[in-house]
Context: one part of a larger RNA
């Protein structure tokens, strides 16, 4: 390369936007580049293949044909592709009208709980465990009441629910703002799909500067346990967790399932619209679930939210270890990230 694959065996990029490129709806005119066909030229010889022939045979050789699958040129064909003109509306987008939502961001605000402070009541314990001890407490703790302060998170509602491209998003109110859906069919008229590079976003931890610090809690200290116990349990406790700004760029970033489009039995629930309907109920579009036909699958299972049947484009895989290592390069303040081997070995 041909071919085969990527839910769980190796393999879907963490996610989006988008450049180049690849691919691209219906009808119609032109053109004839691709494509098909005829003619001409060329495609040296040797070699290869086939027929015949010569050395006793073969290797080898002679002769003829074929071939040289190609290139150039010229005449023609026009289904498909390309290029170009016209046109259409179903793809895509816009308008108008609706309702849904923890979508984002900024500001404000509320109650419960916790801890701390002050004061009151009150007295000997509290706390913790398998049992204890460390710890706290007569300088009055724990408990209880009142007031005050602080930070963080928002019980119930809550869902098998919703929103977002992913990461993710949850008290309440407001400002600014993104997207999707349904209805309508007024407008544009293929404006589309994918997307190597690139750019942006990206949980947690971590880093820088400044703030904040209630609770929790790596490190650390002590108490236990134990043969030991650098752990599991207990008492404390610092970074951190929180905020602002700037980095980092990873993940079991998972549905371990790339994106888009069309097609292929049903049943049942739920969520957001719309339509019909006599209380029942029915239809339809968009999500989220369960069961299941055909089909697929090594099986498990998947099954209109496909892992079925197809097409387009991207990414990735090719035995285990060595190794996501070394080296080089790029990025980063650093931590480290990205790219990514080989020897050797089984």
């Nucleotide at each position: 390369u041909u071919g085969g694959g990527u839910g769980u065996a190796a393999a879907g990029g963490g996610u989006g936007c988008g450049u180049a490129g690849g691919c691209g709806g219906g009808c119609u005119g032109g053109u004839a580049a691709g494509u098909c066909u005829g003619g001409g030229g060329u495609g040296a010889a040797a070699u290869c293949u086939u027929g015949c022939c010569g050395c006793u045979u073969a290797a080898c050789g002679g002769u003829a044909a074929a071939a040289c699958u190609g290139c150039c040129u010229u005449g023609g064909a026009u289904a498909c592709u390309g290029c170009u003109g016209g046109u259409c509306u179903u793809g895509a987008g816009u308008g108008u009208g609706a309702g849904a939502g923890a979508g984002g961001u900024c500001g404000g605000u509320g109650g419960a709980a916790u801890u701390c402070g002050u004061g009151g009541u009150g007295u000997a314990g509290c706390g913790g465990u398998g049992a204890a001890a460390u710890g706290c407490u007569u300088a009055g703790a724990u408990a209880u009441c009142a007031c005050g302060a602080a930070g963080a998170a928002c019980a119930c509602c809550a869902g098998u629910g919703g929103u977002g491209a992913a990461g993710a998003c949850g008290g309440c109110c407001g400002g600014c703002u993104g997207g999707a859906u349904c209805a309508u069919a007024a407008c544009u008229g293929a404006c589309g799909c994918u997307g190597a590079g690139g750019c942006a976003c990206g949980a947690g931890a971590g880093c820088g500067u400044g703030g904040g610090g209630a609770g929790c809690a790596a490190a650390c200290a002590g108490g236990a346990u134990u043969a030991g116990a650098u752990a599991c349990c207990c008492u404390g406790g610092u970074a951190g967790u929180c905020c602002a700004c700037g980095c980092c760029g990873u993940a079991a970033a998972c549905g371990u399932u790339g994106c888009g489009u069309g097609c292929u039995a049903g049943g049942u629930g739920u969520u957001g619209g719309c339509c019909c309907u006599c209380g029942g109920g029915g239809g339809u579009c968009g999500g989220c679930g369960c069961c299941g036909c055909a089909g697929c699958u090594a099986a498990c299972g998947c099954g209109a939210u496909a892992a079925g049947c197809a097409c387009g484009c991207c990414a990735c895989c090719u035995g285990g270890g060595g190794a996501g290592u070394a080296c080089g390069u790029c990025g980063g303040c650093a931590a480290c990230g990205a790219u990514g081997a080989a020897a050797c070995u089984c």